């Protein structure tokens, strides 16, 4: 400088137009069992901003920024970023 393949909750990864902020697993809370742990089981569990006294509620976010479409995490463009290849 070229090519490719990728960035998706704390971490890992699926998902490739709708039912999906979003499967599954680790982690982390909290219960159940124990004498008390392990292990197993059930449950929950992203972020950011608004309203409220709480309890709960709304909007908004799949790397950024724009298009397409009724509808985009998935389709198109520019960019950052990360990997591997070639010179």
């Nucleotide at each position: 400088g070229g090519a490719a393949a990728g960035g998706u909750g704390g971490c890992a990864g699926a998902g490739c137009g709708g039912c999906u902020g979003a499967a599954u697993g680790c982690g982390c809370c909290a219960g159940a069992u124990u004498c008390g742990a392990a292990a197993u089981c059930u449950g929950g569990u992203a972020a950011g901003g608004g309203g409220g006294a709480a309890a709960c509620u709304c909007c908004u976010u799949c790397g950024a920024g724009g298009g397409u479409u009724c509808a985009a995490a998935u389709c198109c463009c520019u960019c950052c970023c990360u990997u591997u290849c070639c010179g």